Context: one part of a larger RNA
RNA sequence: CUGGGCGUAAAGGACGCGCAGGCGGUUUGGAAAGUCAGAUGUGAAAGCCUGUGGCUUAACCAUAGAACUGCUUCCAAAACUGUCAGUCUAGAGUCUGGGAGGGGAAGAUGGAAUUAGUUGUGUAGGGGUAAAAUCCGUAGAGAUAACUAGGAAUACCAAAAGCGAAGGCGAUCUUCUGGAACAGUACUGACGCUGAGGCGCGAAAGCGUGGGGAGCAAACAGGAUUAGAUACCCUGGUAGUCCACGCCCUAAACGAUGAAUGUUAGUCGUCGGGAUGCAAGUCAUUUCGGUGAUGCAGUUAACACAUUAAACAUUCCGCCUGGGGAGUACGGUCGCAAGAUUAAAACUC
Numbered sequence: 001c002u003g004g005g006c007g008u009a010a011a012g013g014a015c016g017c018g019c020a021g022g023c024g025g026u027u028u029g030g031a032a033a034g035u036c037a038g039a040u041g042u043g044a045a046a047g048c049c050u051g052u053g054g055c056u057u058a059a060c061c062a063u064a065g066a067a068c069u070g071c072u073u074c075c076a077a078a079a080c081u082g083u084c085a086g087u088c089u090a091g092a093g094u095c096u097g098g099g100a101g102g103g104g105a106a107g108a109u110g111g112a113a114u115u116a117g118u119u120g121u122g123u124a125g126g127g128g129u130a131a132a133a134u135c136c137g138u139a140g141a142g143a144u145a146a147c148u149a150g151g152a153a154u155a156c157c158a159a160a161a162g163c164g165a166a167g168g169c170g171a172u173c174u175u176c177u178g179g180a181a182c183a184g185u186a187c188u189g190a191c192g193c194u195g196a197g198g199c200g201c202g203a204a205a206g207c208g209u210g211g212g213g214a215g216c217a218a219a220c221a222g223g224a225u226u227a228g229a230u231a232c233c234c235u236g237g238u239a240g241u242c243c244a245c246g247c248c249c250u251a252a253a254c255g256a257u258g259a260a261u262g263u264u265a266g267u268c269g270u271c272g273g274g275a276u277g278c279a280a281g282u283c284a285u286u287u288c289g290g291u292g293a294u295g296c297a298g299u300u301a302a303c304a305c306a307u308u309a310a311a312c313a314u315u316c317c318g319c320c321u322g323g324g325g326a327g328u329a330c331g332g333u334c335g336c337a338a339g340a341u342u343a344a345a346a347c348u349c
Base pairs, nucleotide, nucleotide: 004320005319006318007303008302012317015200016199017198021194022193023192025088027086028085029084030083033081034080035077038074039073041071042070049065050064051063052062053061054060091191092188093187094186095184096183097182103177104176105175106174107173108172109171110154115149116148117147118146119145120144121143125136126135162169163168206247207246208245209244210243211242215241216240220236221235222234223233258316259315260314261313262312263311266294267293268292269291270290271289272288273287274286275285276284277283278281298305299304322349323348324347331342332341333340334339
């Protein structure tokens, strides 16, 4: 190794691109590296194993054989793998066409609401709670009307819906731009899959510099509650939340389910594209791609999964090996820091 696993028990990398590596469609021919067959030489002796024999047996010893699964050389086979030279189009890609989309970046423009300010009307309360109080108000609040300012978010549409690799993306318009699906089947002709390192992207919070600051709101202050109340409730309120640039690189980054390919009953929705039919519609049938519900076979410890698999197979990568100590110490790398990443042991049950 033969011969374990990873949805929830330990275990899928947050996600993508991709060098090396591993694996790889159809067909023809060559050569013969792997592979298979035969032979040659070697593979010391002892030991192991088998037969026989010797010490009264045994251990022990002697003798004969087998074995030494390996290596070298020669000859031979050509199915498979590899290799060389061709072929093909089913994988992959390009092209053309009409469509779908909160995919991304930048700019511009709206309306509702909150808040603040000014002015008018107007008078004694307002606010808040289970109840209150802190708080605001006769220096005229709250209410109401008009105007002004500023920031953030975009009601309804809205959906098991859409798009994106993931994080994520939602007012309207314009410009630039990525990807996917369908149809045509014109072109290339295996150009493919995976991917250690590497590179990029990566919510929120946090950090640096400079802006901005309406609402909300860690910290903080006060009022309550309470035995206490460093809380829950209330009144305030600063970082922050917003923008630009640069860092950080972590999440229950979840479908707790890596990527790719093929195969394996159905039924009912929904989104995008196409085809067919005639009753020409707000239609029916069908097909390709996505996204849901339910349910056979099969799987599963069960729950459940079930053509979007956790079924049946193959390829490649990552990861797990009792609980605690510990995702910690030390060391390395990265970071301005916070810290991140890699990652033990003693001891203990």